[in-house]
Context: one part of a larger RNA
RNA sequence: CUGGGCUUAAAGGGCGCGUAGACGGGCGACCGCGUCGAUGGCUGAAAGCCCCCGGCUCAACCGGGGAACGGGCCUCGAUACGGGUCGCCUCGAGGGGAGGAGGGGGACCUGGAACUGCCGGUGGAGCGGUGAAAUGCGUUGAGAUCGGCAGGAACACCCGUGGCGAAAGCGAGGUCCUGGACUCCCCCUGACGUUGAGGCGCGAAAGCCAGGGGAGCGAACGGGAUUAGAUACCCCGGUAGUCCUGGCCGUAAACCAUGGGCACUGGGCGGUGGGCUCGCCGAUGGGCACACCGCCGCAGCGAAAGCGUGAAGUGCCCCGCCUGGGGAGUAUGGUCGCAAGGCUGAAACUC
Numbered sequence: 001c002u003g004g005g006c007u008u009a010a011a012g013g014g015c016g017c018g019u020a021g022a023c024g025g026g027c028g029a030c031c032g033c034g035u036c037g038a039u040g041g042c043u044g045a046a047a048g049c050c051c052c053c054g055g056c057u058c059a060a061c062c063g064g065g066g067a068a069c070g071g072g073c074c075u076c077g078a079u080a081c082g083g084g085u086c087g088c089c090u091c092g093a094g095g096g097g098a099g100g101a102g103g104g105g106g107a108c109c110u111g112g113a114a115c116u117g118c119c120g121g122u123g124g125a126g127c128g129g130u131g132a133a134a135u136g137c138g139u140u141g142a143g144a145u146c147g148g149c150a151g152g153a154a155c156a157c158c159c160g161u162g163g164c165g166a167a168a169g170c171g172a173g174g175u176c177c178u179g180g181a182c183u184c185c186c187c188c189u190g191a192c193g194u195u196g197a198g199g200c201g202c203g204a205a206a207g208c209c210a211g212g213g214g215a216g217c218g219a220a221c222g223g224g225a226u227u228a229g230a231u232a233c234c235c236c237g238g239u240a241g242u243c244c245u246g247g248c249c250g251u252a253a254a255c256c257a258u259g260g261g262c263a264c265u266g267g268g269c270g271g272u273g274g275g276c277u278c279g280c281c282g283a284u285g286g287g288c289a290c291a292c293c294g295c296c297g298c299a300g301c302g303a304a305a306g307c308g309u310g311a312a313g314u315g316c317c318c319c320g321c322c323u324g325g326g327g328a329g330u331a332u333g334g335u336c337g338c339a340a341g342g343c344u345g346a347a348a349c350u351c
Stems, first nucleotide, its partner, number of pairs: 004322003007305002012319001014202004021195003025089007033082002035078004040074004050066006092192001093189003096185004104178007111155001115151008126137002163170002207248006216242002221237004259318006267296007275288004300307002324351003333344004
């Protein structure tokens, strides 16, 4: 100096890109920085600890001697491992070629159903709503029904433990622009890799600013009921908002409550995607390897529930985080924000 943990007990950062750093494939040569060895030299003050002897009647204490101070530096040597330099390699990583899949992203255009409003026709007393009602709407003609016009929002069925995306998230159709993954060829580069403190970017809903838009829904609010009351649940209305453009905010049960990468470790059933192959010609079936999505379970793990080749198994590397409950995600300081507030984040006291 190190030692335990993080699905549900406290604990995985919301997600990505990436800087420093940490860690890093195979072969060979050289260097000898780390590392290891060795003898010698210098040093490791005194006191103390330990051993021996001695002085106070003993002891503590004190005096003398020894050992030790396990270490450091120099010198010499070794070169397996780590490191450095150089050369080579292809299995990691990337690129190229050939393909098909997909609600991945952005912009524009288009569509039908439903809804609401307006206009017109028919018609003539109710409609609506509930547990029951009432508020509400309606003879200034509602509701119903038919035709027309307008508007905004969302895209039924297809839809599937189906697909895509790093996450947030993404469902009508078409066009254009654009990202990623996967399969096959094994053509090219030749370790170019992994992770990632800071940093930068993205980030549901709500909320904020400016401008538009506003059909339906609907915080607040008004009314009707219910009730002991009813600042609710139910009903009638209804403003912000929900929608669009631009700019902020930066949170969440941002959840798989499970960070990322690599490798290894029995099986069984199914789905999605392309590929190879076999039989074969029924344009479908079987087998095989791969990528992704599910279910069940061996070993193992786990407090159990459960996880179980997409691990919560067995290992290695890197980051983040936890350390009793309350006080408290509060106060304070800092910083960001228009604000709301966010991030960072205590203590006293108390159990």
Predicted 3D model of a 351-nucleotide part of an RNA (small-subunit ribosomal RNA, central domain) from an uncultured bacterium.
The coordinates come from a structure-prediction model, not an experiment, and the mean pLDDT is 88.
The full RNA is in RNAcentral, with records from ENA, Greengenes and SILVA.